[in-house]
RNA sequence: GCCUUCAUGGUCUAGUGGUAAGAUACCUGCUUUGGGUGAAUCCUAUGCAGGUGAUCCUCGGUUCGAACCCGGGUGGAGGCC
Numbered sequence: 001g002c003c004u005u006c007a008u009g010g011u012c013u014a015g016u017g018g019u020a021a022g023a024u025a026c027c028u029g030c031u032u033u034g035g036g037u038g039a040a041u042c043c044u045a046u047g048c049a050g051g052u053g054a055u056c057c058u059c060g061g062u063u064c065g066a067a068c069c070c071g072g073g074u075g076g077a078g079g080c081c
Stems, first nucleotide, its partner, number of pairs: 001080007010024004018064001026051005032045001034043002057073005
């Protein structure tokens, strides 16, 4: 220098043109098992329910409509010379 591929909540991932989803984390409530105390409304852990949180790396283009299609750029990974 060229080619391929990836970029989506704090983290991991789904979503291939029509309301951005799930897990996890965090917050609240309840349940339950231990611990602590004179006693606890305190601590730890399990399960359930609810809640918070991403203008989809960036700038343009196409389209009635873009996370998705096209182009430029940035960054990561792999390959070729």
Model confidence (mean pLDDT): 81 of 100. Transfer RNA from Schizophyllum amplum, 81 nucleotides, folded computationally. Taxonomically the source falls in Schizophyllum (Eukaryota, Fungi, Agaricomycetes, Agaricomycetidae). Its Rfam family is "tRNA". Rfam classes the family as a transfer RNA.